[in-house]
RNA sequence: AAUUUUUAAAGCCAAACUCACUGUGAGGUGAGGACGGAAAGUCUCGAGUCUUUUUUUGAAGAUGGUCGGAUUGCGGUA
Numbered sequence: 001a002a003u004u005u006u007u008a009a010a011g012c013c014a015a016a017c018u019c020a021c022u023g024u025g026a027g028g029u030g031a032g033g034a035c036g037g038a039a040a041g042u043c044u045c046g047a048g049u050c051u052u053u054u055u056u057u058g059a060a061g062a063u064g065g066u067c068g069g070a071u072u073g074c075g076g077u078a
Stems, first nucleotide, its partner, number of pairs: 012037002017032006035065001041071003045068003048063006
């Protein structure tokens, strides 16, 4: 440095739900809270699902914890 993956150690993130704010909406943000996660870090490039709208053939959004892809990072049993 690369591949592989979680035995150990040090850590990390945070589902549902509750409260507040915000958005037409899907949803998002913050606090609490942990179902889980080896990228549950990041990016809508492709697909899926969802929302708004109508030119219902299309457009604009949401979802990265739906999957694929790209890219970055920690550890070292092997």
Model confidence (mean pLDDT): 79 of 100. This is a predicted structure of a 78-nucleotide RNA (c-di-GMP-I riboswitch aptamer) from Sulfurimonas sp. It matches the Rfam family "c-di-GMP-I riboswitch aptamer". Rfam describes the family as follows. GEMM was predicted in a large-scale screen for bacterial structured RNA regulatory elements. Rfam links the family to the GO term cyclic-di-GMP binding. NCBI's taxonomy places the organism under Bacteria, Pseudomonadati, Epsilonproteobacteria, Campylobacterales, Sulfurimonas.